SAM riboswitch aptamer (S box leader) from Runella limosa DSM 17973, 111 nucleotides, folded computationally. Its Rfam family is "SAM riboswitch aptamer (S box leader)". From the family's description: The SAM riboswitch is found upstream of a number of genes which code for proteins involved in methionine or cysteine biosynthesis in Gram-positive bacteria. Gene Ontology term of the family: regulation of gene expression. Of the family's consensus pairs, 94% are formed in the model. Lineage of the source: Bacteria > Bacteroidota > Cytophagia > Cytophagales > Runella limosa.
[in-house]
Order: sequence, then C1' cells, then structure tokens
RNA sequence: GAUUUAUAAAGAAGAGGGGAGAGAAUAGGCUCUACGAACCUCUGGCAACCUGUUUCAACAUACGCGGAAUAAGGUGCUAAUUCCUACCUGAGCAAUCGGGGCAUAUAAAUC
Repeated sequence: GAUUUAUAAAGAAGAGGGGAGAGAAUAGGCUCUACGAACCUCUGGCAACCUGUUUCAACAUACGCGGAAUAAGGUGCUAAUUCCUACCUGAGCAAUCGGGGCAUAUAAAUC
C1' cells in the first nucleotide's frame, strides 16, 4: 500500500520544546489559534479492537466457543457527530430533521 470484517452521537489534559498555522484530500461553510496552531517529547487520562488474567453457565476428558469483569501487554484516541455539507433518497410550504452511498479514520485478519 491492497482486500475483507467491525466500529465511528459516548469518553479522555497538563508540562516542556516549537513558532503560524490547524480541523484527511478538493470546494463551500463553520470553528480553533500569539491568552501560542501544526509538529516533537514527557506525564496523565479515555476506550476496550487484539493478546493476557479472573470469573460464570451449558456441552465436553481437555482444548475450545460464549457471557461478565479487569486494564498487565500491542495498537488507537484525548475541541466541535468522522465539525457540517457535496452523490442518491424520505418527511416538510419552509427552516429543518432523517435513511443510504462514497470517502476517511482505527482495529483485526490476509496478501
């Protein structure tokens, strides 16, 4: 990097460095930002995808499958719904509110 599957309305900040941008890409909107953006480091935290551990019930010799808990390990995340919209579509006079798709992100597996 490609494919498949699952999830994406919840949750979680401080310090040091850094200096002007940032919110994936294109466009529009909106927002964050010198009361210090991106990014890097450290510490903390959130979550529970994978592994581990504990436990429960049934089958079973056992392994294993399943539920619950935990948070030790591997990732991830820590402004705003994936910030919103874009394509198709439902309701509505409208404002607006939904559904689906595409894309993206993350995990796991395979290549």